[in-house]
RNA sequence: ACCGAUAAGGGCAAACCUUUCGAAAGAAAGGGACGCAAAGCCAUGGGUCUAAGGCCUGCUCCGGCAGGCUACGAUUGCCAGGUUGCCGAAG
Repeated sequence: ACCGAUAAGGGCAAACCUUUCGAAAGAAAGGGACGCAAAGCCAUGGGUCUAAGGCCUGCUCCGGCAGGCUACGAUUGCCAGGUUGCCGAAG
């Protein structure tokens, strides 16, 4: 250095519940632990989710309504990539 123990000391916190924010996906805080060796940080590439707004189509009592497409929204606990970092058995 790679690597990652039934090691030590610690760390984070899925589902679910409550409150708040948001059109939604989702987020924040508190509770709670399924898991995690980067589940620390960065939406850069791909994936996935959502569709307020925009565009298209249809209908319309002309007020709107429905359907489709779309990220500039979201997710790093989906996968890559970048960057920083605790501990030290075996190999």
This is a predicted structure of a 91-nucleotide RNA (c-di-GMP-I-GGC riboswitch aptamer) from a Bacillota bacterium. Of the family's consensus pairs, 95% are formed in the model. The organism belongs to Bacillota, within Bacteria.